[in-house]
RNA sequence: GCCAAGAUAGCUCAGCUGGUAGAGCAUCUGUCUGAAGAACAGGGGGUCCCCAGUUCAAAUCUGGGUCUUGGCA
Numbered sequence: 001g002c003c004a005a006g007a008u009a010g011c012u013c014a015g016c017u018g019g020u021a022g023a024g025c026a027u028c029u030g031u032c033u034g035a036a037g038a039a040c041a042g043g044g045g046g047u048c049c050c051c052a053g054u055u056c057a058a059a060u061c062u063g064g065g066u067c068u069u070g071g072c073a
Stems, first nucleotide, its partner, number of pairs: 001072007010025004019056001027043005049065005
């Protein structure tokens, strides 16, 4: 330099055919306990990497960029 995959919650990741963004773990609160842990119940937490376009509507489609990983040279 060329090609491919990826970027979504604190972390690991889902999210189909465009229609109000989710799980597990972590964290907080409650029950329980002498206390803690475990278990159970509940809560909070996200400009969906950035910019632009298409659309009534974009995490999703299109174009450009940034970064990460892999392959080729």

Predicted 3D model of a 73-nucleotide RNA (transfer RNA) from a Candidatus Dojkabacteria bacterium. Model confidence (mean pLDDT): 83 of 100. The sequence is in RNAcentral, with records from ENA. NCBI's taxonomy places the organism under Bacteria, Bacteria candidate phyla, Candidatus Dojkabacteria. It matches the Rfam family "tRNA". About the family: Transfer RNA (tRNA) molecules are approximately 80 nucleotides in length. Rfam classes the family as a transfer RNA.